Source information:
c-di-GMP-I-GGC riboswitch aptamer from a Pseudomonadota bacterium, 83 nucleotides, folded computationally. Its Rfam family is "c-di-GMP-I-GGC riboswitch aptamer". The literature on the family includes a 2017 paper in Proc Natl Acad Sci U S A by Weinberg et al., "Bioinformatic analysis of riboswitch structures uncovers variant classes with altered ligand specificity". It was read from a public genome assembly, where an Rfam model found it.
[in-house]
């Protein structure tokens, strides 16, 4: 240094609640901690969610809207036991 993940310091923050943006999925802020060694960043690939609008007689279909705390991938990063 790379793989790796014991310990400690520090960090993040699910559900839920309040306020708020949004048609929705979902986001933001505050509270709150189930968890997390990339639970940091990036929608590039796959996946998943939503359907205002569009198409349709209807059922429904559709991402240009979302999700990184679903799997990859790329970039960057704290600490240093064992191996």
């Nucleotide at each position: 240094c790379c793989u790796c993940g014991a310990a400690a310091a520090g960090g993040c923050a699910a559900a839920c609640c309040a306020c708020u943006g949004g048609a929705a999925a979902c986001g933001g802020u505050g509270g709150g901690a189930c968890g997390c060694a990339a639970a940091a960043c990036a929608a590039c690939c796959g996946g998943c969610c939503u359907a205002c609008g569009g198409c349709g007689a209807a059922a429904g279909c559709u991402a240009c809207g979302g999700c990184g705390g679903c799997g990859g991938u790329g970039u960057u990063a704290c600490c240093g036991a064992a191996a």